[in-house]
Context: one part of a larger RNA
RNA sequence: UGACGGGGGCUCACACAAGCGGUGGAGGAUGUGGCUUAAUUCGAGUCUACGCGAAGAACCUUAUCCUAGAUUUGACAUGCACGGAUUAGCUCUGUGAAAGCAGAGUGACGCCUUCGGGUGGAACGUGCACAGGUGCUGCAUGGCUGUCGUCAGCUCGUGUCGUGAGAUGUCGGGUUAAGUCCCUUAACGAGCGAAACCCUUAUCGUUAGUUGCCAGCGAGUAAUGGUGGGAACUCUAAGGAGACUACCGGUGAUAAACCGGAGGAAGGUGGGGAUUACGUCAAGUCAUCAUGGCCCUUAUGGGAUGGGCGACACACGUGCUACAAUGGCCAGUACAAAGGGCAGCCAACUCGCGAGAGUGCGCAAAUCCCAUAAAGCUGGUCGUAGUCCGGAUUGGAGUCUGCAACUCGACUCCAUGAAGUUGGAAUCGCUAGUAAUCGUGAAUCAGAAUGUCACGGUGAAUACGUUCCCGGGCCUUGUACA
Numbered sequence: 001u002g003a004c005g006g007g008g009g010c011u012c013a014c015a016c017a018a019g020c021g022g023u024g025g026a027g028g029a030u031g032u033g034g035c036u037u038a039a040u041u042c043g044a045g046u047c048u049a050c051g052c053g054a055a056g057a058a059c060c061u062u063a064u065c066c067u068a069g070a071u072u073u074g075a076c077a078u079g080c081a082c083g084g085a086u087u088a089g090c091u092c093u094g095u096g097a098a099a100g101c102a103g104a105g106u107g108a109c110g111c112c113u114u115c116g117g118g119u120g121g122a123a124c125g126u127g128c129a130c131a132g133g134u135g136c137u138g139c140a141u142g143g144c145u146g147u148c149g150u151c152a153g154c155u156c157g158u159g160u161c162g163u164g165a166g167a168u169g170u171c172g173g174g175u176u177a178a179g180u181c182c183c184u185u186a187a188c189g190a191g192c193g194a195a196a197c198c199c200u201u202a203u204c205g206u207u208a209g210u211u212g213c214c215a216g217c218g219a220g221u222a223a224u225g226g227u228g229g230g231a232a233c234u235c236u237a238a239g240g241a242g243a244c245u246a247c248c249g250g251u252g253a254u255a256a257a258c259c260g261g262a263g264g265a266a267g268g269u270g271g272g273g274a275u276u277a278c279g280u281c282a283a284g285u286c287a288u289c290a291u292g293g294c295c296c297u298u299a300u301g302g303g304a305u306g307g308g309c310g311a312c313a314c315a316c317g318u319g320c321u322a323c324a325a326u327g328g329c330c331a332g333u334a335c336a337a338a339g340g341g342c343a344g345c346c347a348a349c350u351c352g353c354g355a356g357a358g359u360g361c362g363c364a365a366a367u368c369c370c371a372u373a374a375a376g377c378u379g380g381u382c383g384u385a386g387u388c389c390g391g392a393u394u395g396g397a398g399u400c401u402g403c404a405a406c407u408c409g410a411c412u413c414c415a416u417g418a419a420g421u422u423g424g425a426a427u428c429g430c431u432a433g434u435a436a437u438c439g440u441g442a443a444u445c446a447g448a449a450u451g452u453c454a455c456g457g458u459g460a461a462u463a464c465g466u467u468c469c470c471g472g473g474c475c476u477u478g479u480a481c482a
Stems, first nucleotide, its partner, number of pairs: 001482002003479003007476006015466002019430005026321002029318005034312001042053002066306001071301001074130001078129006089106007109120004132296002135294003141290002143285003146281001148279001153192006159168003172183003198273004203241002206238004213230002217228002244267001247261005323423001327382007339370003344363002349358003389420001394415007436458007
């Protein structure tokens, strides 16, 4: 100087407390361990692994294993040497599970030419250099990432002090979300962070008016901005205004600031996002990629078929659906936002109980489509039951995607109707348009979400406070530690 302490002081945070809803019990889903297996590819392991890499395993993907079959200049790159000619390419046959192997047909090479041929490029074949490796080492590395933590810290120059390691500044008194600012001061300044700048949201002008809008005017319809028109309103999207403790009162050291108030759409960082300092964990990743070293080179490379990654006495994590009446079912009826669309989204019509099928308009989109939002509201029924709760499981019949749904897809219809009556110890999230609850969309994607990411609808309770638990920051103290 640090680190540590079941030392001290100050302080912050959904850390506790106050509340609301969960997990832990049930049944599915999904990840992991284990066990099993020919194989169940690999990685991730307290917080910081476990709906994680994977924004999507039927084949492919796929890396692994097995079966039987097959390849060795190779699926891919560059170079050299040699070779032949129906040179590329295309089609077909046999065999085979395919890969492949064997064979046949067809079919423009360019330039020079004495028409004999010569030469060059690509392709093919042979040989040689080499290719190739998701093989090992993340404890050899780059890059990227997680974590402490959006915590308020981490440093430097000069000066001063100290023999020196170092100290000071960065401490102290206030204050702040903040090493934020003020005062004091052997320090004076500065940098990386904090803040601000950026995006979005909340208010109002200006400009603009189609594909969006319809107040007033005209005509019209069963009905509809559909239409003559309009530029008010909504909205869209450019550019502005607006919030700065600016104003008032109080407190305070007259400071910084804090408390209250006014005006205002908004008030003290207005809400949300992006942004993550020096470093820590030899944290994670050699399987995104790159890369040193090592290893394989008729195999640890490359190709193919089928299988596996989907197994199942069990254990754990994360989510979904429930156990019902603030509810289930039936009928009627209302209101979003944000997205996506051409190998696409698909209106309307017809058929089907339905998943869907057929036909086919419009739309590369403020125009058309996906697309009925659902909880809600109104009326009816059920009457506390393992039920008109719950939907697992199983049988049958189908639809769609796709060469192909057996292993192993999603969905529909009929039948079946399991566990489950609110969950032990323990444990998690959340402070406001939040929790809870309700639906909608997108990426990936042929098909395949209860996951992920985004969007809006309805919309709470509680916070006395900092004694305690966990974690962090500053100062100080002790030390057999470095």